RNA sequence: GGGCCCUUAGCUCAGUCGGUUAGAGCAGCAGACUCAUAAUCUGUUGGUCCAGGGUUCGAGUCCCUGAGGGCCCA
Numbered sequence: 001g002g003g004c005c006c007u008u009a010g011c012u013c014a015g016u017c018g019g020u021u022a023g024a025g026c027a028g029c030a031g032a033c034u035c036a037u038a039a040u041c042u043g044u045u046g047g048u049c050c051a052g053g054g055u056u057c058g059a060g061u062c063c064c065u066g067a068g069g070g071c072c073c074a
Base pairs, nucleotide, nucleotide: 001073002072003071004070005069006068007067010026011025012024013023019057028044029043030042031041032040050066051065052064053063054062
C1' cells in the first nucleotide's frame, strides 16, 4: 500500500427481507427466603445502536467518508 471482517446496556452478545415498543444472559439496585451470608426466586434501573453525511414516508439494518480493533496479502 491492497483486500475482508467487527463496533448495539457496565461486560459478553442476539436483532430475519428496512416497519409497529431496541432485546437476552451476566453485573447493579430493591424485595422474598435465611439467625446471617452465599445460592435460589421475583421485580426493576440502565442505550444519541462508534462519529458525520446521504437514500427513504420510515435506517441498528442500505450507500459514502472517517475513527478504533482483528485477520490475510504485498
Transfer RNA from an uncultured Bacteroidales bacterium, 74 nucleotides, folded computationally. It was read from a public genome assembly. It matches the Rfam family "tRNA". Gene Ontology term of the family: triplet codon-amino acid adaptor activity. The family's RNA type in Rfam is transfer RNA.